[in-house]
C1' cells in the first nucleotide's frame, strides 16, 4: 500500500410576511430548501446511485394444514399379526407451505437554458427559468404529522490478512 474480509461511527434540507375563507405552513401572492459517488473546474435539473410503490428468483425459519407411526374399539386369525373405523394434542418421522427476515434482480422513477471568463463548466459569475414519493389532514402540502428512535445510496475510522 490499490483491491479484500470484519468491527465500529456517520449518513436529508426547507413556508418570513399577507390574501381569501367557519376551515388552509395545503388554495393565491410571496418565501424557502437541494442526498450519494463521477464528471478536464465547484451540478437539485448532465451521466448514474439511493430513497417511496409493485414484482420475480434463491436462502433461512417454519405457522397452519394434511399423512404415517404411536393411541383407542369392533371383526378376523393359534400366534406374529390383518382389516375396519375412530379420536386427536404435546411429542417423534414425513409432505404441503403462509408470513417474518436476509441476499440479489427487475419495474416505476421530476426539472436547464441564455450571455461571459476560462486550455476545459448544461457544475463557476450574472440573468431568467424549472422540478420534488406514499398515507394523513375541517380545504389540494418539496417545507405540517406519520411509516421512520427504520431503511439507504455512500462517507470515514479502526482492526485483520495479504504483499
Nucleotide at each position: 500500500g490499490a483491491a479484500c474480509c470484519c468491527u465500529c461511527g456517520c449518513g436529508g434540507g426547507g413556508u418570513c410576511g399577507g390574501g381569501u375563507g367557519a376551515a388552509a405552513a395545503u388554495c393565491c401572492c410571496a418565501a424557502c430548501c437541494g442526498g450519494u459517488g463521477g464528471u478536464c473546474a465547484c451540478a437539485g435539473u448532465c451521466c448514474a446511485c439511493g430513497a417511496c410503490u409493485c414484482c420475480c428468483u434463491c436462502g433461512c425459519c417454519g405457522a397452519c394444514c394434511c399423512g404415517g407411526a404411536g393411541c383407542c374399539g369392533a371383526u378376523c386369525g393359534c400366534c406374529u399379526g390383518a382389516u375396519c373405523g375412530g379420536a386427536a394434542c404435546a411429542g417423534c418421522c414425513g409432505g404441503c407451505a403462509a408470513c417474518a427476515c436476509g441476499a440479489g434482480g427487475g419495474a416505476c422513477u421530476g426539472a436547464g437554458c441564455c450571455u461571459g471568463c476560462g486550455g476545459a463548466a448544461u457544475u463557476c459569475a450574472g440573468g431568467c427559468g424549472c422540478c420534488g414519493a406514499c398515507g394523513g389532514u375541517c380545504a389540494c402540502a418539496g417545507u405540517c404529522c406519520g411509516g421512520a428512535u427504520g431503511g439507504u445510496a455512500g462517507c470515514g475510522a479502526g482492526g485483520g490478512a495479504c504483499u
FMN riboswitch aptamer (RFN element) from an Ilumatobacteraceae bacterium, 163 nucleotides, folded computationally. Of the family's consensus pairs, 100% are formed in the model. Lineage of the source: Bacteria > Bacillati > Actinomycetota > Acidimicrobiales > Ilumatobacteraceae. It was read from a public genome assembly, where an Rfam model found it. Its mean pLDDT, the model's own confidence on a scale to 100, is 80.